Transfer RNA from a Tissierellia bacterium, 74 nucleotides, folded computationally. Lineage of the source: Bacteria > Bacillati > Bacillota > Tissierellia. Its Rfam family is "tRNA". Its family is annotated with triplet codon-amino acid adaptor activity in the Gene Ontology. Rfam classes the family as a transfer RNA. It was read from a public genome assembly.
[in-house]
RNA sequence: GCACUCGUAGCUCAGCUGGAUAGAGUACGUGACUACGAAUCACGGGGUCGGGAGUUCGAAUCUCUCCGAGUGCG
Numbered sequence: 001g002c003a004c005u006c007g008u009a010g011c012u013c014a015g016c017u018g019g020a021u022a023g024a025g026u027a028c029g030u031g032a033c034u035a036c037g038a039a040u041c042a043c044g045g046g047g048u049c050g051g052g053a054g055u056u057c058g059a060a061u062c063u064c065u066c067c068g069a070g071u072g073c074g
Base pairs, nucleotide, nucleotide: 001073002072003071004070005069006068007067010026011025012024013023019057028044029043030042031041032040050066051065052064053063054062
């Protein structure tokens, strides 16, 4: 340099062929339980879906571009 894959919550990830308020686990906070903790149970906060632009009635999803990570080739 070229090709391909990936970027969604603090972390690990799901999200179908574009559709209804964007989710799970874990972590964190509060409460219950306990003599106190751990564990368990309940509830809760936390997201410009990597940035920008475009297509569309509608975009995490499609297109373009930029940034970052990985793999292969040279």